[in-house]
């Protein structure tokens, strides 16, 4: 330098055009002598950024940024 994949809640990840979700964590409640566990509930989002297509974009297209993997070069 080229190719490819990834970027969504604090963490790990689903969701491939039509209401943004799960598990864990955090917070509250129940239970317990108390803690843990368990159960219930609540909160938590710039879907990396910018632009484009569309009635409608996390999802499709382009660019940029960051990260993972692979390939390759000069005398």
């Nucleotide at each position: 330098g080229c190719c490819u994949c990834c970027u969504u809640a604090g963490c790990u990840c689903a969701g491939u055009g039509g209401u943004a979700g799960a598990g864990c964590a955090c917070c509250g409640c129940u239970c317990u002598u108390g803690u843990a566990a368990a159960g219930c509930g609540a909160a938590g989002g710039u879907c990396a950024u910018c632009g484009g297509u569309u009635c409608a974009a996390a999802u499709c297209c382009g660019a940029u940024a960051g990260g993972g993997g692979g390939c390759u070069c000069c005398a």
The RNA shown here (transfer RNA) has 75 nucleotides and comes from Glaciihabitans sp. It matches the Rfam family "tRNA". Rfam describes the family as follows. Transfer RNA (tRNA) molecules are approximately 80 nucleotides in length. Its family is annotated with triplet codon-amino acid adaptor activity in the Gene Ontology. The coordinates come from a structure-prediction model, not an experiment, and the mean pLDDT is 81.